[in-house]
RNA sequence: GGAGUUGGCCAGACUGUCGCGGCAGCAUCCGCUGUCGAGGAAAGUCCGGGCUCCGUAGGGCAGGACGCUGGGUAACGCCCAGGGGGAGCGAUCCCCGUCAAGUGCAACAGAGAGUAGACCGCCUCCGGGCUUCGGCCCGGCGGUAAGGGUGAAAGGGUGGGGUAAGAGCCCACCGGCUGUCGCGGCGACGCGGCAGGCCAGGUGAACUCCGUCCGGAGCAAGACCAAAUAGGGUAGCGUGGUAGGCCGGCCCGGCCGAGCUAUCGGGUAGGUUGCUAGAGGCGUCUGGUAACAGCCGUCCCAGAUGAAUGACAGUCGCCCCGCAAGGGGAACAAGACCCGGCUUACGGCCAACUCCUGUU
Numbered sequence: 001g002g003a004g005u006u007g008g009c010c011a012g013a014c015u016g017u018c019g020c021g022g023c024a025g026c027a028u029c030c031g032c033u034g035u036c037g038a039g040g041a042a043a044g045u046c047c048g049g050g051c052u053c054c055g056u057a058g059g060g061c062a063g064g065a066c067g068c069u070g071g072g073u074a075a076c077g078c079c080c081a082g083g084g085g086g087a088g089c090g091a092u093c094c095c096c097g098u099c100a101a102g103u104g105c106a107a108c109a110g111a112g113a114g115u116a117g118a119c120c121g122c123c124u125c126c127g128g129g130c131u132u133c134g135g136c137c138c139g140g141c142g143g144u145a146a147g148g149g150u151g152a153a154a155g156g157g158u159g160g161g162g163u164a165a166g167a168g169c170c171c172a173c174c175g176g177c178u179g180u181c182g183c184g185g186c187g188a189c190g191c192g193g194c195a196g197g198c199c200a201g202g203u204g205a206a207c208u209c210c211g212u213c214c215g216g217a218g219c220a221a222g223a224c225c226a227a228a229u230a231g232g233g234u235a236g237c238g239u240g241g242u243a244g245g246c247c248g249g250c251c252c253g254g255c256c257g258a259g260c261u262a263u264c265g266g267g268u269a270g271g272u273u274g275c276u277a278g279a280g281g282c283g284u285c286u287g288g289u290a291a292c293a294g295c296c297g298u299c300c301c302a303g304a305u306g307a308a309u310g311a312c313a314g315u316c317g318c319c320c321c322g323c324a325a326g327g328g329g330a331a332c333a334a335g336a337c338c339c340g341g342c343u344u345a346c347g348g349c350c351a352a353c354u355c356c357u358g359u360u
Stems, first nucleotide, its partner, number of pairs: 001356010012316007020037007039332001043343002046341005051218004063214005068082005083096005097209001102207002104203002119148002121144003125140006156174006175199002177196008222273004232264006244256004280299004285294003318329004
């Protein structure tokens, strides 16, 4: 210098003017003053919890999710540490119950794809032909998984014995599996011994089996206040020209006339609440490898509801262009009950580590 891996941090700062929302105070007529006002992902709504209601959810079935071990946590499918396997030269990253309970599935090619398989080849035997008598060729009954060929995969590997030719058929070593024992580890597991030729292929984001967990719906949850109109209950008055209503206030008169008045209750519109002080942030210390937990101190940090959080100017900082003056640029993106995660989008900075190359 180049390529890469992992982890952490920031997300421009300050001031002024105008504008918007919440709260407090003052005015209570417009309003004024002070203070606070998005994110690391506020996103996707994929997991887990708090909270609320239905309800009492104890057991079972169905269904769903998860799946090495130990720990953390309110909980998790998250995090930390470890184990085993795999990828990479490496830093590092990825995967995780059971296919040896049973069942299923596997394109194309291939003779055969799981109780294997005879296409070529190899071997014995039979028949025929040829012969330089060594054998060769053709056909057939069989044997054979050593060799070839197909395939992602062909039913352990190497060597020897054995055989007509072969084959765990037998043996030695190696590998795997099962059973069992010892040692180490909380455990996953590791190391080692013995026995058995047992050799069993792949696939669980295939059915299944085993284990663990899960009641449902969600802030449009839920609670409270509560119009107009139209129903409902109760009480009173009235039902043949009567109570009542209309003719602008009164009287007369006229017209309409079976309902009228009071009250209670439910629901709707609307409003209030839930609503933000919390598994909270920051700092020191302690315990722990760590995730995390604890003690103490300190801070208060959005709560809108057609839905505020913006615009402009100046100074400084960062990056780019330029000798300079100066000019330009700054990503992804915005709450809606609240938290813990995961995933996705995205600009930059720093640290540690790995590999390669060059110089000294």